The part of an RNA shown here (large-subunit ribosomal RNA, domain VI) has 264 nucleotides and comes from uncultured Roseburia sp. It matches the Rfam family "Bacterial large subunit ribosomal RNA". The coordinates come from a structure-prediction model, not an experiment, and the mean pLDDT is 89.

Context: one part of a larger RNA
RNA sequence: CGGAGGAUAUCUGAGGGGAGCUGGCCUUAGUACGAGAGGACCGGGCUGGACGGACCGCUGGUGUACCAGUUGGAUACCAAAUCCAUAGCUGGGUAGCCAAGUCCGGAAGGGAUAAACGCUGAAGGCAUCUAAGCGUGAAGCCCCCCCCAAGAUGAGAUAUCCCAUCCCAAGAGGAAGUAAGACCCCUGAGAGACGAUCAGGUAGAUAGGGCAGAGGUGGAAGUGCAGCAAUGUAUGGAGCUGACUGUCACUAAUCGGUCGAGGG
Numbered sequence: 001c002g003g004a005g006g007a008u009a010u011c012u013g014a015g016g017g018g019a020g021c022u023g024g025c026c027u028u029a030g031u032a033c034g035a036g037a038g039g040a041c042c043g044g045g046c047u048g049g050a051c052g053g054a055c056c057g058c059u060g061g062u063g064u065a066c067c068a069g070u071u072g073g074a075u076a077c078c079a080a081a082u083c084c085a086u087a088g089c090u091g092g093g094u095a096g097c098c099a100a101g102u103c104c105g106g107a108a109g110g111g112a113u114a115a116a117c118g119c120u121g122a123a124g125g126c127a128u129c130u131a132a133g134c135g136u137g138a139a140g141c142c143c144c145c146c147c148c149a150a151g152a153u154g155a156g157a158u159a160u161c162c163c164a165u166c167c168c169a170a171g172a173g174g175a176a177g178u179a180a181g182a183c184c185c186c187u188g189a190g191a192g193a194c195g196a197u198c199a200g201g202u203a204g205a206u207a208g209g210g211c212a213g214a215g216g217u218g219g220a221a222g223u224g225c226a227g228c229a230a231u232g233u234a235u236g237g238a239g240c241u242g243a244c245u246g247u248c249a250c251u252a253a254u255c256g257g258u259c260g261a262g263g264g
Base pairs, nucleotide, nucleotide: 001151005162006161007160008159009158010157011156015148016147017146018145021049022048023047024046025045026044027043033038051105052104053103054102055101059099060098061097062096066092067091068090069089070088071085072084073083074082075081109143110142111141116136117135118134119133163263165176167174168173181259182258183257184256185201186200187199188198189197206252207251208250209248210247211246212245213244215241216240217239222235223234224233225232226231
C1' cells in the first nucleotide's frame, strides 16, 4: 500500500516445512521342520543405542554486584572495616542459562499402488492374472502426527464494537474535528541486536525501594566468661544476603500529544 466504511478478537486451511532409524532379551517353543546337529514364520511382552523436542523437581556445571576463610600490601597504631594484588587465592552457592540430568517422540490406523501372487475371462470351443472387469500386496506415495500459513491479489470465515458530523466542491472527489480503536511518550520483562512481542501507566503492583518469607552462606560486631596467650565459648541457626515468592504506592510510569469511519 492492497484486500469496496473504520476497528478488536477468534478461526478455516490452499500451500509449505518437520518427523520417518534400529539393536537385544523373554514368550509362543526347544514347538513346526529336520536322521541328527540345529532351529523358525506368524503373534505377544520387555529393555536399549543414536537422533529430535521440551523442561530444571532430582544429579550436576556456570553463577566477575551472594556468603565465608585466608596470604602480602595500603588506609599512622590496636580492634573493626574497606581497597589493591587474574574474581589475589581458596571453600560453598540462589535465580537464569545449560547437560552429563528428567520427561516425551518415531507408533497404530486409512487410501491408492510397485515388484509379486491371484479370481473370473475371451481373442484362440482348450489354456491364459488381462484384452473388458475384480482382488491381495512395501520401511516407499497420499492422508493420519507436529509446526508455519489468507499478499491463498483466488486477499476467506465467525463474533463483537463504532456510527452517519461538518466545510469546499457538486464527480464513488478533496479537506476538518471526532467515534470504536490505535500509536507517540513513559515503567518494564515470560520478550529482545534495533524494530517487534508481551505486562503495565495512579480507576496502578510495571520497575526501583521498604517489609515479610524462601533459598545461600555457616555462627557477625559488641560484651561477658575460661585461658599467660594463640584461641575457645555464651548471648544466637547468629549476622550478612544478586536475580526467587508475596505484600506496601515511599520513588518513577505526571501532564499531555498524534492518528483514526461517513461506507459504488